Transfer RNA from a Lachnospiraceae bacterium, 73 nucleotides, folded computationally. Its Rfam family is "tRNA". The family's RNA type in Rfam is transfer RNA. It was read from a public genome assembly. The prediction has a mean pLDDT of 80.
RNA sequence: GCGCGAAUGGCUCAGUUGGUGGAGCGCCACCUUGCCAAGGUGGAGGUCGCGGGUUCGAGUCCCGUUUCGCGCU
Numbered sequence: 001g002c003g004c005g006a007a008u009g010g011c012u013c014a015g016u017u018g019g020u021g022g023a024g025c026g027c028c029a030c031c032u033u034g035c036c037a038a039g040g041u042g043g044a045g046g047u048c049g050c051g052g053g054u055u056c057g058a059g060u061c062c063c064g065u066u067u068c069g070c071g072c073u
Base pairs, nucleotide, nucleotide: 001072002071003070004069005068006067007066010025011024012023013022019056027043028042029041030040031039049065050064051063052062053061
């Protein structure tokens, strides 16, 4: 230098053909208990790596770019 893959709540990861952004763990409150743990209910928390484009509509498609990993030269 070229190619491929990954980037989504604090962490680990889903997300189907472009059509309301989710789960588990964690965190907060409440219930249960004499207390803790366990269990139950509810809640907060996301500019989907970044910048553009296409579209009525983009996590998803296109272009550029950053970081990490793998391969080739």